[in-house]
RNA sequence: CCAUCCCGCACGGGAGAGCUCCUCUCGAAGGAGCGCCGAAGGGGCAAUUCCUCCCCGGAAACUCUCAGGCACCCACGACUGUGCGGACCAG
Numbered sequence: 001c002c003a004u005c006c007c008g009c010a011c012g013g014g015a016g017a018g019c020u021c022c023u024c025u026c027g028a029a030g031g032a033g034c035g036c037c038g039a040a041g042g043g044g045c046a047a048u049u050c051c052u053c054c055c056c057g058g059a060a061a062c063u064c065u066c067a068g069g070c071a072c073c074c075a076c077g078a079c080u081g082u083g084c085g086g087a088c089c090a091g
Stems, first nucleotide, its partner, number of pairs: 001091001006086008018034006035070003041066001042064003048060004
């Protein structure tokens, strides 16, 4: 001097899923019934996949939908691109 990986910040990209009824200050707001979505978070390894050829075990974008969400917009949003910073450190 110092890549990859990891953490944080900023900016950008970023999906899915609805109808009916009621209320009303008539804002496309609030509530109810049933239905639905999965990509904050959470639960689970019963299936699938991966770690690994098997058992055990673990994890997940898998699964369950508790939470959250379901006209547009806003908000949220896993993941991701770029930049900056940090830690560690092969070389």
Model confidence (mean pLDDT): 81 of 100. The RNA shown here (Glycine riboswitch aptamer) has 91 nucleotides and comes from Nocardioides sp. YR527. Rfam family: Glycine riboswitch aptamer. Clan: Glycine riboswitch clan. Gene Ontology term of the family: glycine biosynthetic process. Taxonomically the source falls in Nocardioides (Bacteria, Bacillati, Actinomycetes, Nocardioidaceae).